[in-house]
RNA sequence: CCGCGCGGGAGAGCUCCGGUCAUUGUGGCCCGGGCGCCGAAGGAGCAAAUCCUCCCCGGAACCUCUCAGGCGAAAAGGACCGCACGGG
Numbered sequence: 001c002c003g004c005g006c007g008g009g010a011g012a013g014c015u016c017c018g019g020u021c022a023u024u025g026u027g028g029c030c031c032g033g034g035c036g037c038c039g040a041a042g043g044a045g046c047a048a049a050u051c052c053u054c055c056c057c058g059g060a061a062c063c064u065c066u067c068a069g070g071c072g073a074a075a076a077g078g079a080c081c082g083c084a085c086g087g088g
Stems, first nucleotide, its partner, number of pairs: 001087003005083004013035001015034005020028003036071003042067001043065003050058001
């Protein structure tokens, strides 16, 4: 440095319309579309330092963008952290 197992792990819609299921009231964690929103999988972008001088190239992220992904609960995902094992 990489892989694997376990544990922890945030943010953002209790949104609107149509359909559908059930229905006394009404509800859905179901389907499609609209608007609004989030950033911590991935993706994209860039500064200084950086050689004697100049130019070019290179030049990070939890920063920025929001393509992807995600936005009641659950599930899944999740940068990062801890423990253990294996390999280089």